[in-house]
Molecule: c-di-GMP-I riboswitch aptamer
Organism: Pseudomonadota bacterium
RNA sequence: AUCUGACCAGGGCAAACCCGUCGAAAGGCGGGGACGCAAAGCUACCGGUCUACGGGUGGGAUUCCCACGACAGCGGGGUUGCCAGC
Numbered sequence: 001a002u003c004u005g006a007c008c009a010g011g012g013c014a015a016a017c018c019c020g021u022c023g024a025a026a027g028g029c030g031g032g033g034a035c036g037c038a039a040a041g042c043u044a045c046c047g048g049u050c051u052a053c054g055g056g057u058g059g060g061a062u063u064c065c066c067a068c069g070a071c072a073g074c075g076g077g078g079u080u081g082c083c084a085g086c
Stems, first nucleotide, its partner, number of pairs: 003085003012037002017032006035073001041079003045076003048071003054066003
């Protein structure tokens, strides 16, 4: 340095839900809380998924379509990192 994640050590993050807050929503942020996670650190490049203020469609409807929005705890890629081991 690559690979692996059995064992060791220090630990780290934080699902659902609740409260507050931002947002049209998806969802984000803060506090509480732990389902889990060896990258559940970061990153929207690729695929996928979610929402539709707004726009289009429709005689109309809670119709249908569209990200410029969102999801990194959906998968892949990029990148950084602790311990241990072959």